[in-house]
RNA sequence: AGAGUUUGAUCCUGGCUCAGGAUGAACGCUGGCGGCAGGCUUAAUACAUGCAAGUCGAACGGUAAGGCCGAGUGCAGCAAUGCAUGAGGUACACGAGUGGCGCACGGGUGCGUAACGCGUAUGCAACCUGCCCCCAACCGGGACAAAACAGCUGGAAACGGCUGCUAAUAUCCCAUAGCCACGCGGGAGGGCAUCCUCCUGUGUGUAAAGAUUCAUUGGUUGGGGAUGGGCAUGCGUAUUAUUAGGUAGUUGGCGGGGUAACGGCCCACCAAGCCGACGAUGAUUAGGGGUCCUGAGAGGGUUAACCCCCACACUGGAACUGAGACACGGUCCAGACUCCUACGGGAGGCAGCAGUAGGGAAUAUUGGGCAAUGGGAGCAAUCCUGACCCAGCCAUGCCGCGUGAAGGAAGACGGCCCUAUGGGUUGUAAACUUCUUUUGCCGCAGAGUAAACCCGGUCACGUGUGGCCGGUUGAGAGUAUGCGGCGAAUAAGUAUCGGCUAACUCCGUGCCAGCAGCCGCGGUAAUACGGAGGAUACAAGCGUUAUCCGGAUUUAUUGGGUUUAAAGGGUGCGCAGGCGGACCGCUAAGUCAGGGGUGAAAAGUUGGGGCUUAACUCCAAUCGUGCCUUUGAUACUGGCGGACUAGAGUGCGAUAGGCGUGGCCGGAAUGUGGCGUGUAGCGGUGAAAUGCUUAGAUAUGCCACGGAACACCGAUCGAGAAGUCAGGUCACGAGUUCGCAACUGACGCUCAUGCACGAAAGCGUGGGGAUCAAACAGGAUUAGAUACCCUGGUAGUUCCACGCCGUAAACGAUGAUCACUCGUUGUCGGGGGGCGACCCUCGGUGGCCAAGCGAAAGCGAUAAGUGAUCCACCUGGGGAGUACGAUCGCAAGGUUGAAACUCAAAGGAAUUGACGGGGGCCCGCACAAGCGGAGGAGCAUGUGGUUUAAUUCGAUGAUACGCGAGGAACCUUACCCGGGCUUGAACGUAAGACGACGACGCAGGAGACUGCGUUUCCUUAGGGCGUUUUGCGAGGUGCUGCAUGGUUGUCGUCAGCUCGUGCCGUGAGGUGUUAGGUUAAGUCCUGCAACGAGCGCAACCCUUACCUUCAGUUGCCAGCACGUAAUGGUGGGGACUCUGGAGGAACUGCCUACGCAAGUAGAGAGGAAGGUGGGGAUGACGUCAAAUCAGCACGGCCCUUAUGUCCGGGGCUACACACGUGCUACAAUGGCGCGCACAGAGGGCAGCGACCCCGCGAGGGGGAGCGAAUCCAUGAAAGCGCGUCUCAGUCCGGAUCGGAGUCUGGAACCCGACUCCGUGAAGUUGGAUUCGCUAGUAAUCGCGCAUCAGCCAUGACGCGGUGAAUACGUUCCCGGGCCUUGUACACACCGCCCGUCAAGCCAUGGAAGAUAGUGGUACCUGAAGUCUGUACCCGCAAGGAGCGGCCUAAGGUAAAACUGUUAACUGGGGCUAAGUCGUAACAAGGUAGCCGUACCGGAAGGUGUGGCUGGAUCACCUCCUUU
Repeated sequence: AGAGUUUGAUCCUGGCUCAGGAUGAACGCUGGCGGCAGGCUUAAUACAUGCAAGUCGAACGGUAAGGCCGAGUGCAGCAAUGCAUGAGGUACACGAGUGGCGCACGGGUGCGUAACGCGUAUGCAACCUGCCCCCAACCGGGACAAAACAGCUGGAAACGGCUGCUAAUAUCCCAUAGCCACGCGGGAGGGCAUCCUCCUGUGUGUAAAGAUUCAUUGGUUGGGGAUGGGCAUGCGUAUUAUUAGGUAGUUGGCGGGGUAACGGCCCACCAAGCCGACGAUGAUUAGGGGUCCUGAGAGGGUUAACCCCCACACUGGAACUGAGACACGGUCCAGACUCCUACGGGAGGCAGCAGUAGGGAAUAUUGGGCAAUGGGAGCAAUCCUGACCCAGCCAUGCCGCGUGAAGGAAGACGGCCCUAUGGGUUGUAAACUUCUUUUGCCGCAGAGUAAACCCGGUCACGUGUGGCCGGUUGAGAGUAUGCGGCGAAUAAGUAUCGGCUAACUCCGUGCCAGCAGCCGCGGUAAUACGGAGGAUACAAGCGUUAUCCGGAUUUAUUGGGUUUAAAGGGUGCGCAGGCGGACCGCUAAGUCAGGGGUGAAAAGUUGGGGCUUAACUCCAAUCGUGCCUUUGAUACUGGCGGACUAGAGUGCGAUAGGCGUGGCCGGAAUGUGGCGUGUAGCGGUGAAAUGCUUAGAUAUGCCACGGAACACCGAUCGAGAAGUCAGGUCACGAGUUCGCAACUGACGCUCAUGCACGAAAGCGUGGGGAUCAAACAGGAUUAGAUACCCUGGUAGUUCCACGCCGUAAACGAUGAUCACUCGUUGUCGGGGGGCGACCCUCGGUGGCCAAGCGAAAGCGAUAAGUGAUCCACCUGGGGAGUACGAUCGCAAGGUUGAAACUCAAAGGAAUUGACGGGGGCCCGCACAAGCGGAGGAGCAUGUGGUUUAAUUCGAUGAUACGCGAGGAACCUUACCCGGGCUUGAACGUAAGACGACGACGCAGGAGACUGCGUUUCCUUAGGGCGUUUUGCGAGGUGCUGCAUGGUUGUCGUCAGCUCGUGCCGUGAGGUGUUAGGUUAAGUCCUGCAACGAGCGCAACCCUUACCUUCAGUUGCCAGCACGUAAUGGUGGGGACUCUGGAGGAACUGCCUACGCAAGUAGAGAGGAAGGUGGGGAUGACGUCAAAUCAGCACGGCCCUUAUGUCCGGGGCUACACACGUGCUACAAUGGCGCGCACAGAGGGCAGCGACCCCGCGAGGGGGAGCGAAUCCAUGAAAGCGCGUCUCAGUCCGGAUCGGAGUCUGGAACCCGACUCCGUGAAGUUGGAUUCGCUAGUAAUCGCGCAUCAGCCAUGACGCGGUGAAUACGUUCCCGGGCCUUGUACACACCGCCCGUCAAGCCAUGGAAGAUAGUGGUACCUGAAGUCUGUACCCGCAAGGAGCGGCCUAAGGUAAAACUGUUAACUGGGGCUAAGUCGUAACAAGGUAGCCGUACCGGAAGGUGUGGCUGGAUCACCUCCUUU
């Protein structure tokens, strides 16, 4: 100090999450020791038991117990004596009692309390203070009771009652009075208003206690001090305004009462105040502080332990005693609860220490001791002390130590992993050797904490105090610690290992089980789940959970924002508030500086010291940022006073305007009515229909009525605060701007609350009503159409008057004001200058831009720049501008405005793509123009479906379907049925065996196979060969094409796809590649922050078209010769054709036109060919998880007497049906018959087969030639000529079926082809729709070939023959390219996405009612108790009892309020795998969208009205920029 997470990627905004530290913690796993600390955060719930406050005999009467003395008595004993008892005594002691002091401290808890409670600083001229210290004075005399006790007596008990006796430091009276208190005077001084202090006169009033060892101690009065308290005040001290008004003793006064003291603290009377937006009152929550945690700090959080203060003591109230209490272990009353009871009554209060129950995730021993420290009582000894000191339990935390150290490579064994004869890792780790002994165990020694009080001695003053010496006292504890011995001996875990975040592999699992802090992992190769090995981190702990701070500048004082991300109020006026021009003087509040006081200790920081170190602890310094006070300074701010004119305003003179209000007037148009003219339609739409019309519409002429709106001018214009404002004119009203500089003299700016204005819609009352038009009706459209379109039409509006409403995308999505900061160009209004062009200036209104700003888009003197002031508003998305409450409104509704719950995003700008029922340009048999087909029929073939034992598998829009298959009768064959084999059907290798194997024959069998018999190797002598057995390797057309290689299809032979350097941009990215031309082409040219380059295009290659040359057999034959019936048949020839080698030729080269060029045009010239001549091969980066594991290869998984393999048979050929591709046709451009003519390219020896014979024929029997420019298939066919048929289901068509055959093949039944004879089906040109083709093409005609025994071939691949038509053109359909635009898409439109409904879950609002609680109010009753009144009673009296009164806790009743819980029913919301209905939004989203409002509708939504651009596109207009 940052990191992860929104996107395809980017920048920004913004939330969520993590890494750190901390804790009175808890939970999980684990656990050796010690030191120091800490330990009910919950039920202020209830408590058994024990202990926690007593002490003093030196105050007193005394004597229940004990000690001592002890008269006496009893027993035993001869006695001494012993034992027992024991009056009495006791300067021994002491139960109970009187009395004194203490019990108000110490200890606990945090209920209450938002308060002078706490903190801090002051004040008391308004106060108290026991014990303690100092000073002054005093202590004389007397009296009466009542406890105890005794007697009697009540009660179960607790506890009493009556009578009698008695002491005191108990109580009372008298005396004395320096002081003191009170009353009345006098004087002096001081202060702070009431006043205070001192001196003094006088009157009245009040004291005391003794004990004693005689030293003292105690007592009384007064003054002072110290300590502790009381009261008052300034400042600070939680959330909430969805709490805005509160208050009657309330605020003040006068007079009293009361108190230690001031005070409405209380009372009577008088006045009507007091508090509050600087937050009263109410509600909720909470003890406060020092501190503690965190943080760089400012801050935020916190109040456990320790210290200070406060409050409380079962709940509520009350007083008593006392120096002090309204009292934790006191009293009284009321209440709840618990316990005892003889039922009549009583007792109790752990929020003291332990402990129990309960609650809870959770928090300890019913321990020891007063040895120390401290406290109470006492002269003291001493007693008491659950304060305290110790010990026990708990890893709860912090700190320290240990679990060994050194050496040791065969890098052991084992484990794990791998590319596996081997390597890596665990790992110097272990073993092993040497060493050490903290800790542990055993043994021995053994502290400090302790110094006092006191006792004894001694010394000095004097019977006491002080000093010195000695003695006495240890719970913890035989602990800490030391020494010796033993022995590596007794001691390591936890979490994690996808990124953040240090650490990786294997196996298992297979969207399961599970993980997860966020992002996210898991659907068969998971570093993310579980296990293992290994690694990393920390370590007697480690993780998890919870909470706080941090990171978070994510509430921003330090230190944020508001055009579009959340956020500027619709606009103005304006009180409070905040801020405020220039000069002078005074002041000194703010401000600054110096001094003083305080800011407790502890803690923290720094420096030291002590425990072996540290934690811990001690000392010192510092800190404590604050408050109070005092002295000074005066720049700035404030205050006061004076003066100024630059801000602001006034005046005067001009000024433009659709500024407002009211009245009057006008023409055009729509509609309606009247009267004509006129006749059949009008109207409306994409097309229609509803509607109107022969009862005369529409159209047209004239007249009339009525309401509303104001064409042209008109503009990017003008005015206004905004909303808004437009015919003309009049009246009234308002502001602006300019000029002058006469007047005022800071009068200003902003503005919470408030007030006013405020489009449209809407509401109320009344009027008006022509047009338009929600709703509604009808007609269309549609799957539907509650819409878009049409015909009508009401509210309404537009309209008026008055009154409400108060909202809009009320927008510049940009608050107001002031100042400053380059240029340029329009325009409106005013002024000045100039002859003019034009220039200057003020105020508006536009465009483009510098700097600067901004996330960018953009803004840019009209700022979103730079500064200042004030106001408003924002803090993730949804829930939600919703609910509740309040308030305004007639209502609709407005304003204010949450939470639960839920998500990890939501969002802004820009980028690249993709897409658009966006645009521009361009191309393509894409359309159009044509020709011929398909779709109808029959058949062939493929597919789907169905069927089947099996109908093997794959291919499925284009890009599957005569496809893999270029050839399924067996084989193929992968499928089915049945029968066999199991190292296997093939191959390699090693070892062993054998001389076989094989062949033949026989037998069984469907065959595979099995059984029997016969026969049978070579050799260089090593072996070879073969078979067989065994072992190792098999085999699989089983799965995964979504694990892959390779190959292929398609976009597409489309013109694109990229890179380097540079430049631009924060960046994704852009530029280049865009632009203007041109091209088939990113082809070329020109321009340009680009310059170059690569893969593609083109060219190079093959073929075809022309020519030349070379060569000349098997090809050719012009000339020469021979020969034949005829034929290049023969000699010969190379001329020609042809064959096949090498060359040439075409390049917009030439001309004309256009053009800068590239290039284009020209039926141009020339040429065989002309603008790529035709055809082929050639397929960029990539897309479709496209196809193929069944061509092949290959990872993983699966089968192994079977999913392998062999064999026989069957199936792949099934058949109601549907589709694709074809063939043949439907006929006369034809069929049939006869005759005649002309190809090319391929093929041939298990072959092609001439020719001859036989057969009608398929073919059969012979068979020359030819491995082929030689021989053969081989007759090409369409065509041409002649003839016939004459429009019909035919002399068309040939399916189907019957019969007879041929050929191949073991074998044609399932299931071949062909031949002949016979049969002669559908079909008469094919619906919607759809396919191919632009020239040697379509169409048509035949020929060949691969596969192949044969063939289901009408297929595929080739070859030639004949040989067209048409293209105006690019509006439209499809596909594609480039540019541009919009986007909420990026899995990319087969995208995204909205709402109702249905289902489940969750939280929540309303709600009749039910229920629990809270605090007040009113009334009733009213304990204890203080105060008060009081004749009869008691008392001499003082006074008391009793009774009455005031007040009040608790209780009761009542009506409301508030807060929760619950609830039939009900409302919406969120989430969920996905279901239903539609398609609202995103592209012009197919009717642009959205905002306000109103109505309507299953739903999204639709429509009306006004507004916005955050709308695309085209055209026009205007303006700007550049040249």

The RNA shown here (small-subunit ribosomal RNA) has 1523 nucleotides and comes from an uncultured rumen bacterium. RNAcentral holds the sequence, with entries from ENA, Greengenes and SILVA. Its Rfam family is "Bacterial small subunit ribosomal RNA". The prediction has a mean pLDDT of 83.